[in-house]
Source information
A computed fold for a 72-nucleotide RNA from a Lachnospiraceae bacterium, annotated as transfer RNA.

RNA sequence: GCAGACAUAAUACAACGGUUAGUAUGCGUCCUUGCCAAGGACGAGAUGCGGGUUCGAUUCCCGUUGUUUGCU
Numbered sequence: 001g002c003a004g005a006c007a008u009a010a011u012a013c014a015a016c017g018g019u020u021a022g023u024a025u026g027c028g029u030c031c032u033u034g035c036c037a038a039g040g041a042c043g044a045g046a047u048g049c050g051g052g053u054u055c056g057a058u059u060c061c062c063g064u065u066g067u068u069u070g071c072u
Stems, first nucleotide, its partner, number of pairs: 001071007010025004018055001027043005048064005
């Protein structure tokens, strides 16, 4: 330099173009216990960035940034 893949919560991952964007761990409050641990209830927290298509985009298209794989 060329080609491909990936980018969603603090972490690891889900999500037929129509969901209030979900699960686990973690975090906060409360309950249970004499205390801890364990358990239970509730809560906060996310679509890399910029455009386009569409009635509607996490999803499709283009560009860009970053990570990664292969080739040279």

Rfam family: tRNA. Rfam classes the family as a transfer RNA. Its mean pLDDT, the model's own confidence on a scale to 100, is 80.